[in-house]
RNA sequence: AUGGGUGUGGCGCAGUUUGGUAGCGCGCUUGAAUGGGGUUCAAGAGGUCGGGGGUUCAAGUCCCUUCACCCAUA
Numbered sequence: 001a002u003g004g005g006u007g008u009g010g011c012g013c014a015g016u017u018u019g020g021u022a023g024c025g026c027g028c029u030u031g032a033a034u035g036g037g038g039u040u041c042a043a044g045a046g047g048u049c050g051g052g053g054g055u056u057c058a059a060g061u062c063c064c065u066u067c068a069c070c071c072a073u074a
Base pairs, nucleotide, nucleotide: 001073002072003071004070005069006068007067010026011025012024013023020057028044029043030042031041032040033039050066051065052064053063054062
């Protein structure tokens, strides 16, 4: 330099096929059971999807560009 892949709550991931308004596990907060802890149960908070632009009634999802990391080739 060229090609490809990944990027989504604090962490690990799903959701892309077929655009329909974001979910799971762990963690965190509160409450109950316990003398306390662990553990179990119930409730709850937390992300607008790496950044920017476009298409669309509607974009995590489609298109363009850009950034970071990884792989291959040169």
Description:
Transfer RNA from a Clostridia bacterium, 74 nucleotides, folded computationally. It matches the Rfam family "tRNA". Rfam classes the family as a transfer RNA. Lineage of the source: Bacteria > Bacillati > Bacillota > Clostridia.